[in-house]
Context: one part of a larger RNA
RNA sequence: CUGGGUGUAAAGGGCGCGUAGGCGGAUUGGAAAGUUGGGGGUGAAAUCCCGGGGCUCAACCCCGGAACUGCCUUCAAAACUCCCAGUCUUGAGUUCGAGAGAGGAAAGUGGAAUUCCUAGUGUAGAGGUAAAAUUCGUAGAUAUUAGGAGGAACACCAGUGGCGAAGGCGACUUUCUGGUCCGAUACUGACGCUGAGGUGCGAAAGCGUGGGGAGCAAACAGGAUUAGAUACCCUGGUAGUCCACGCCGUAAACGAUGUCAACUAGGUGUUGGGAUGGUUAAUCGUCUCAUUGCCGCAGCUAACGCAUUAAGUUGACCGCCUGGGGAGUACGGUCGCAAGAUUAAAACUC
Repeated sequence: CUGGGUGUAAAGGGCGCGUAGGCGGAUUGGAAAGUUGGGGGUGAAAUCCCGGGGCUCAACCCCGGAACUGCCUUCAAAACUCCCAGUCUUGAGUUCGAGAGAGGAAAGUGGAAUUCCUAGUGUAGAGGUAAAAUUCGUAGAUAUUAGGAGGAACACCAGUGGCGAAGGCGACUUUCUGGUCCGAUACUGACGCUGAGGUGCGAAAGCGUGGGGAGCAAACAGGAUUAGAUACCCUGGUAGUCCACGCCGUAAACGAUGUCAACUAGGUGUUGGGAUGGUUAAUCGUCUCAUUGCCGCAGCUAACGCAUUAAGUUGACCGCCUGGGGAGUACGGUCGCAAGAUUAAAACUC
C1' cells in the first nucleotide's frame, strides 16, 4: 500500500453552512497531459534466474543467454479521463400562481388553576399516611363567598397529526422573517455532490451581572419507617426553575442507522396539493406529486430483524473502528470565570 467493517458485537461526527481537496450530466470539434502501440538510446560489472564448463563432489570459480518489470527520446492512435473552444436541457437554480404548518423573533392580550392579602359567613378541627407524627388552627384555621396582588404554565382541540438541519417548537392577536410542497409557462445553462481544517447553531444542568420568584424543588431541617435509614413516605424549605444580556458546548444530542444520487414486487392507512370522472348536498371513485406510519416479496443479515423512508443492488465524498482492563484517564497543547470540555497515550495486567 492492498484487503475488512461501522442498527444491536469495537465503530456514523449532536446538527448545519462552507474553504482547500476528491468526484461530477448530454453532445461536437480541437489539443495530446494521463492512456495504448511501434522504433531508438540507456538500464556498468558483480548478484538473482536458465544452459554449459573447471577444481574427485559441493561450496566456489569461468563462459554464454535471459532478465534488470525502470527512465529518456521519437513516430503514431484518439475510445476513456484531464485540458481548450462551442452547443444542449434532463441535474441545479430563477420567475409566476395557489397552499399547509406548535418553523423563528418582538410586542400586546386572555381565561382556568395554585399561592398570598383584605373583607363577609361560620366553628373546631384541618393536613397528611399503609398507619402515624412533625405541621397549620380559638390571635378563628379547614370549608365557602366577594374583591385584590403576583408569577409560571397554556386543559379540551391533540392525532404512530404538523413544522424545523439538529437541539427543539403547542392559548389568542398583530408586525417582521426563514424553509418547504404542488401546478404552470418562460428564463439561466452543469452554475452540481461531498466536505479535512474553519465557522455558526446546539436540551437539561451549571456559571457571571442585573431583575423576578406563584407553584415545584437539589442542598438542608424536622417527622416517620428500619437492626441502622445520611433513602424510599410525610411536613417544611434555599439555590434553581422564569426574564434580559453574556458564558458553557455536553446528553441513551437515538432511527443507537452520515450526506447526496440512481435502480429494485406489492398491500393498506396519514397529512398537504394537483388532474379527472360520477353525483352534485356533504361527498365518492380513479390517476399523479410530495409527506409520514404499518404489513409484506425478492435480496440482505450471526440472528433479531431491515425491506422503494433499506440494514437490498451500485456510485461519490466525509467521520469513525482494530481484544478486555488501565482510560476517555495521565502528561502536554487549545478553549473556559469556574465547573470542566476537547485532543489523547504508556507502563502494567488478563
The part of an RNA shown here (small-subunit ribosomal RNA, central domain) has 350 nucleotides and comes from an uncultured bacterium. The RNAcentral record of the full RNA draws on ENA.